[in-house]
RNA sequence: GCGUUAUCAAGAAAGGUUGAGGGAUUAGACCCGUAGAAACCUUAGCAACCCUCCUGAGUGAGAAGGUGCUACAUUCUACUACGCCCGGCGUAGAUAGAUAACAA
Repeated sequence: GCGUUAUCAAGAAAGGUUGAGGGAUUAGACCCGUAGAAACCUUAGCAACCCUCCUGAGUGAGAAGGUGCUACAUUCUACUACGCCCGGCGUAGAUAGAUAACAA
C1' cells in the first nucleotide's frame, strides 16, 4: 500500500517559524486566508479507536500511554430508491473520503 470491521450532525486552543494558499478531487457552488493559508515545532485541550476502571454486558466512567483530532454536518450537492406541498424539498441507502483496530 491492498483488504476487513467500526465510527463520522457532538466535542476541543494558543504561541513560534514561514509566506499563499486551503476546505480529499472529478465537476458545480459556498466559505476560510497577509487581522497570516498550508506545512513544521512547543504547550494545552477534545475523547473516535486501541488502552485503564466499573459492569453479566456497556449507548457507563477516565485521560497514564499509542494513534488521531481541535472553522463551516465528511462545508454542501452529484449516484440509487421512496415520499411529498414536485424545475424543488425530505428520508434511507450506496459510492468515495477520514480515523482507529486487526490480518496478511

The prediction has a mean pLDDT of 80. Predicted 3D model of a 104-nucleotide RNA (SAM riboswitch aptamer (S box leader)). It was read from a public genome assembly, where an Rfam model found it. The model forms 97% of the base pairs in the Rfam consensus.